[in-house]
Predicted 3D model of a 541-nucleotide part of an RNA (small-subunit ribosomal RNA, 5' domain) from a Puniceicoccales bacterium.
Model confidence (mean pLDDT): 81 of 100.
Context: one part of a larger RNA
C1' cells in the first nucleotide's frame, strides 16, 4: 500500500445493494419450522331444510260427556353441509443447520462397471379373472396420577392372504454372434416358481386417473482405480484377517465384506507405521507475475444431529423435528413410574474484544400432497436492527473591505484567523409537511373460441389474486432553515508559533524527546491529511 465476518476509542444526516455467534458441536423457557389425499374406506360429532308418531294444550264448539284445535317440546325418518379421530395411500430420506469426527477414493479432476440399483416422471409391450378370513375405528367393561394398557362384540377397503392366467421375467439346455479374463447381446426348447385395484363424470366411453409383470430412457445413487492437495524422523520399522488361494455365507452389487481350511505373505526411506493439525472444491485477499495465505456469505460434494450402538420401514435412511438400548444431563409424579433433545426460524442463558426481531405473507420463486378448488411450507420473498462494508447524496451558490468586533502573534510599525462573518440577492438536494402514486400479475383455476381423434396438451380471449405499500417517481409547502468530525505538524512524512512543566508529568511505530527559551509533553492559535466518518488494536499478502 491492499484486505476483513472484524473489534475498540471520538464522532454521527440521508439513501441503495450486500453483510452480521469467527468464542461454548456449552445449556435451553415459549411459539412455529410436514403434512396433504373424503375422487381409496368405513364412520360420523355438530349445524340446517322438510316430514313429523307422541307429550302439553290456549281457544272455539257443546248443559255435561266430549269434539276440534292456535301455539311449544319433540321420539324416528330423509336430504344437505360436515368438526375431530382412525383404516389407507403418498410425503416425511427433499428442503433448512453446523463442522464435531475424517489426512480418507472424504474431496477435485480423469477413467471403469462385461460387479450394480433405481419410486414418482417420459416412452413402449402385454394384462386388471373369481374368492376368502381379519383388524382399527365405533360401542360395552377392567388397570392406572399421568403416559398409556388390556379384554369382549362388531365393521369396511386402492390394507392382507389364497386360487386361476402367464405377453413376460427368473432357472436350466441348446443355436448363433460378439468380446476384455469371468463373460455380453439376439434366438429356441423344456420342466418348475411368479401378477393384479379399484376410484371417478356423464344420457352415452376405445374417456380421465390408478393398478400388475416386462423393455427402453433421462435424472439420481452405489462401487473401483489413475493424478493431485498439510507440518513432524527428537515418530524407522509395521501388520495376523494381516498378505493371498479354495470353498462357502452376506450384499442392488465387486471384494477377508464375514466364516472354514491351506499358503506366508504384504507395506517402508519415492517416508509405512505413529504423532500433531484440518472438513474438500468452485473461489476470496495480495502479488507485474510467480508465488504466499484463505476456505464467512453464494454454489458443488462430505460428515454430523444431547454421547456411543443398532436395525425396522421403504425405491431411497442405518434417518436433525421415527423406533429400541445403554450413559449424562433436565423436568413431571399419587414414588409405582414416565418425559425430553433449537448445529431449523426467532429468542433465552452463559462465553467473549464481539454479531440483530420471541416480526409481515404465502402476492411472487420453489417443494410436499391432491382429478382440481386448494392446504401445508421460519425454504422463500418482504420489513426492522446495527456507518459492519461497498457505492451515490447532502451539510448551500453567488456577491460582499473602512480588511469590522473577538482570538493568537508581535519587531508595537502592524501580521495571521479572512471573503471567512455581518450584509444583499439567488437556489430548493437530502430530510420535514400535504396530495397523487407504478412494477413485482401472470398464470393456474373457471368461461368462450381455435388447434386436435379428443372432454388430453397448446394457442387467443375474458375473469380473479399483493405480505412489503404512507415504498421509487411526481407535484405543491414552507424553510439556509435540520445535517461535521477525526487523525495529525522534529525526520521518515503534507503542516509552526506561544504559554505551562523542568530527566518531573508525560510522548514513543522506528530513530528518539523532556534536566528553564521543548516546532517531539500539556493547552491555545494557526495549519495539513482524509471526510459521514477519523484514527488504534489484531491478522494476511
Nucleotide at each position: 500500500g491492499a484486505g476483513u465476518g472484524a473489534a475498540c476509542g471520538c464522532u454521527g444526516g440521508c439513501g441503495g445493494c450486500g453483510u452480521g455467534g469467527c468464542u461454548a458441536a456449552g445449556a435451553c423457557a415459549u411459539g412455529c419450522a410436514a403434512g396433504u389425499c373424503g375422487a381409496g374406506c368405513g364412520g360420523g360429532a355438530a349445524u340446517u331444510a322438510u316430514u313429523g308418531a307422541c307429550a302439553u294444550g290456549a281457544g272455539u264448539c257443546g248443559c255435561a260427556a266430549g269434539a276440534u284445535g292456535a301455539a311449544u317440546g319433540g321420539a324416528a325418518g330423509u336430504g344437505a353441509u360436515g368438526a375431530g379421530a382412525g383404516c389407507g395411500g403418498c410425503a416425511a430420506a427433499c428442503g433448512g443447520g453446523u463442522g464435531c469426527g475424517u489426512a480418507a477414493c472424504a474431496c477435485g479432476u480423469g477413467a471403469a462397471c462385461a460387479a450394480u440399483c433405481u419410486g414418482c416422471c417420459c416412452u413402449u409391450u402385454a394384462g386388471c379373472u373369481g374368492g376368502g378370513g381379519a383388524u382399527a375405528g365405533c360401542u360395552c367393561g377392567c388397570c392406572g396420577a399421568a403416559a398409556g394398557g388390556u379384554g369382549a362384540a362388531u365393521u369396511a377397503a386402492u390394507a392382507c392372504c389364497g386360487a386361476a392366467u402367464g405377453u413376460g421375467a427368473u432357472u436350466u439346455u441348446c443355436c448363433u454372434u460378439c468380446g476384455c479374463a469371468u463373460g455380453g447381446a439376439g434366438g429356441a426348447a423344456a420342466c418348475a416358481u411368479u401378477a393384479a385395484a379399484g376410484c371417478u363424470u356423464g344420457a352415452a366411453a376405445u374417456g380421465g386417473c390408478g393398478c400388475u409383470a416386462g423393455g427402453g430412457g433421462a435424472g439420481g445413487a452405489g462401487u473401483u482405480c489413475g493424478c493431485g492437495g498439510c507440518c513432524u524422523a527428537u515418530c524407522a520399522g509395521c501388520u495376523u484377517g494381516u498378505u493371498g488361494g479354495c470353498g462357502g455365507g452376506g450384499u442392488a452389487a465387486c471384494g477377508g465384506c464375514c466364516c472354514a481350511c491351506c499358503a506366508a505373505g504384504g507395506c517402508u526411506a519415492a517416508g509405512a507405521c505413529g504423532g500433531g493439525u484440518a472438513g474438500c472444491u468452485g473461489g476470496u485477499c495480495u502479488g507485474a507475475g510467480a508465488g504466499g495465505a484463505u476456505g464467512a456469505u453464494c454454489a458443488g460434494c462430505c460428515a454430523c444431529a444431547g454421547u456411543g450402538g443398532a436395525a425396522c420401514u421403504g425405491a431411497g435412511a442405518c434417518a436433525c423435528g421415527g423406533u429400541c438400548c445403554a450413559c449424562a444431563c433436565a423436568c413431571c409424579u399419587a414414588c409405582g413410574g414416565g418425559u425430553g433433545g433449537c448445529a431449523g426460524c426467532a429468542g433465552u442463558u452463559u462465553c467473549g474484544a464481539a454479531u440483530c426481531a420471541u416480526u409481515c405473507a404465502c402476492a411472487a420463486u420453489g417443494g410436499g400432497c391432491g382429478a382440481a378448488a386448494g392446504c401445508c411450507u421460519g425454504a422463500u420473498g418482504g420489513u426492522g436492527c446495527g456507518a459492519c462494508g461497498c457505492c451515490g447524496c447532502g451539510u448551500g451558490g453567488g456577491g460582499g473591505a473602512c480588511g469590522a468586533a473577538g482570538g493568537u502573534u508581535u519587531u508595537c510599525g502592524a501580521a495571521u484567523u479572512g471573503u471567512a462573518a455581518a450584509c444583499c440577492c439567488c437556489u430548493g438536494u437530502c430530510g420535514c409537511u400535504g396530495a397523487g402514486g407504478a412494477a413485482c400479475a401472470a398464470a393456474a383455476c373457471c368461461c368462450a373460441g381455435g388447434u386436435u381423434c379428443g372432454u388430453a396438451g397448446c394457442c387467443u380471449g375474458g375473469c380473479u389474486u399483493g405480505a412489503g405499500u404512507u415504498a421509487a417517481c411526481u407535484c405543491a409547502g414552507a424553510a439556509a432553515g435540520g445535517a461535521a468530525g477525526c487523525a495529525g505538524u522534529g525526520g521518515c512524512a503534507a503542516a509552526c508559533u506561544c504559554c505551562g512543566u523542568g530527566c518531573c508529568a508525560g510522548c514513543a511505530g522506528c530513530c528518539g524527546c523532556g534536566g528553564u527559551a521543548a516546532u517531539a509533553c500539556g493547552g491555545a492559535g494557526a495549519c495539513u491529511g482524509c471526510a459521514a466518518g477519523c484514527g488504534u488494536u489484531a491478522c494476511u499478502c